[in-house]
RNA sequence: GGAGGGGGGCAGGGAGCCGCGGGGGCCGGCUCGGCCCCUGAGGAAGGUCCGGACUCCCCAGGGCAGGCCGCUCGGGGAAACCCGAGGGGGGGCGACCCCCGGAAAGUGCCACAGAGAACAGACCGCCAACGGCCCCAUCCCGGGGGGGAUGGGGUGCGGGCAAGGGUGAAACGGUGGGGUAAGAGCCCACCGCCGGGACCGCGAGGCUCCCGGGCACGGCAAACCCCGGCCGGAGCAAGGCCAAAUAGGGGGGCGCGUGAGGGUGGCCCGCCCGAUGCCCCCGGGUAGGCCGCACAGAUGGAUGGCUCCCCGCGACAGAAUCCGGCCUAUGACCGCCUCCCCCG
Numbered sequence: 001g002g003a004g005g006g007g008g009g010c011a012g013g014g015a016g017c018c019g020c021g022g023g024g025g026c027c028g029g030c031u032c033g034g035c036c037c038c039u040g041a042g043g044a045a046g047g048u049c050c051g052g053a054c055u056c057c058c059c060a061g062g063g064c065a066g067g068c069c070g071c072u073c074g075g076g077g078a079a080a081c082c083c084g085a086g087g088g089g090g091g092g093c094g095a096c097c098c099c100c101g102g103a104a105a106g107u108g109c110c111a112c113a114g115a116g117a118a119c120a121g122a123c124c125g126c127c128a129a130c131g132g133c134c135c136c137a138u139c140c141c142g143g144g145g146g147g148g149a150u151g152g153g154g155u156g157c158g159g160g161c162a163a164g165g166g167u168g169a170a171a172c173g174g175u176g177g178g179g180u181a182a183g184a185g186c187c188c189a190c191c192g193c194c195g196g197g198a199c200c201g202c203g204a205g206g207c208u209c210c211c212g213g214g215c216a217c218g219g220c221a222a223a224c225c226c227c228g229g230c231c232g233g234a235g236c237a238a239g240g241c242c243a244a245a246u247a248g249g250g251g252g253g254c255g256c257g258u259g260a261g262g263g264u265g266g267c268c269c270g271c272c273c274g275a276u277g278c279c280c281c282c283g284g285g286u287a288g289g290c291c292g293c294a295c296a297g298a299u300g301g302a303u304g305g306c307u308c309c310c311c312g313c314g315a316c317a318g319a320a321u322c323c324g325g326c327c328u329a330u331g332a333c334c335g336c337c338u339c340c341c342c343c344g
Stems, first nucleotide, its partner, number of pairs: 001340005007334002010331001012310007020040009042316001046327002049325005054235004066231005071086006087100005101226002106224002108220003123165002125161003130158002132155010173191006192215001193213005199206002239291004249282006261273004
């Protein structure tokens, strides 16, 4: 100097002017307005993925369905979740990162390529031991065409093989030897693997040792599923309070031609209308309003704009019941660590 890895806090700062929401105080001409003071987005307010608070409903007990969680020990926490130390597997030269019940209970899936993708398969290849076919030699049979036997050579037609090549993310242990026609755990040695025991560890596990087994057992559970633990349902449009008009409901009173009530009109008379009608009270619901609601906080939903300076003109992004997490988006900075290169 260049590539990375992990951690930490910050989220432009200052000044002036003009505005906006909320709260408080004062004043005036008090359903209105003015002045002053205080306060007013985030680390993620986001996705709405988890866990709770809160509210209503339900609740004898149990189950189905569904959801979340899932290596071990210890700690924190209401829980989700987090932290520390470890275990196992995988990736990276490394700092370091990712994953975590079960794939020998069952079902399902495994693209493309490839012959074959799960108790598989034969494209190239290898093989002449076996069967077939062809050629040669010798012998035998037959009058002849021809047939047969033995031996040798050839042929991949029937077949055998799965070692090598090739495909693939993945091809049914690896290396060496024996064996074979060629081969193959077919057999053997070592390595690997599986099961059991002993030992070590609180444990997840380790695999030093012993015994047994030629080896069965591919991957995916963020596919269904199985195992274990936990969970009653719905969610602030929860839920509560106040409460018109109109139309229903309940009760009471008056009245139905001996006329309640209404219209006209300032009022009375008069005139007109007038009977499942008129008036009053009660109750539920609706419109609407308030609470729920917060050390920001509404429902016409505020948190902004301009100028100047400091360096660089500053990313992602804007609360809506409230907390705790997880995940995602994102700017510049600080110090630590790793690898590579160069110089001294």

Predicted 3D model of a 344-nucleotide RNA (Bacterial RNase P class A) from a Candidatus Bipolaricaulaceae bacterium. The sequence is in RNAcentral, with records from ENA. Rfam family: Bacterial RNase P class A. From the family's description: Ribonuclease P (RNase P) is a ubiquitous endoribonuclease, found in archaea, bacteria and eukarya as well as chloroplasts and mitochondria. The coordinates come from a structure-prediction model, not an experiment, and the mean pLDDT is 78. A source record names the gene rnpB.